Source information: A computed fold for a 68-nucleotide RNA from a Deltaproteobacteria bacterium, annotated as Fluoride riboswitch aptamer (crcB RNA motif). NCBI's taxonomy places the organism under Bacteria, Pseudomonadati, Myxococcota, Myxococcia. The sequence was found by an Rfam model in a public genome assembly. The coordinates come from a structure-prediction model, not an experiment, and the mean pLDDT is 75.
[in-house]
């Protein structure tokens, strides 16, 4: 330095917390939203749109409507 096995352990999934589940990553990483336009090697620029979830349940915050 390489390979294999075993044991232990961490991080991430576009806005908060908890739980179990799923997926991904091994620090050279996973991840850092979408659509359209012009531009166009590319970077970058302009306009528009959704969401506190990876999905599920609960809580919190925000928004809308109704009732007391």
């Nucleotide at each position: 330095g390489c390979u294999a096995a075993c044991a232990u352990u961490g991080g991430a999934g576009a806005u908060g917390g908890c739980a179990g589940c799923c997926u991904c990553c091994c620090u050279u990483a996973a991840c850092c939203g979408c659509c359209g336009g012009a531009a166009c090697c590319g970077u970058a620029c302009c306009g528009g749109c959704u969401g506190a979830u990876g999905a599920u349940g609960c809580c919190u915050g925000c928004a809308u409507g109704a009732a007391u």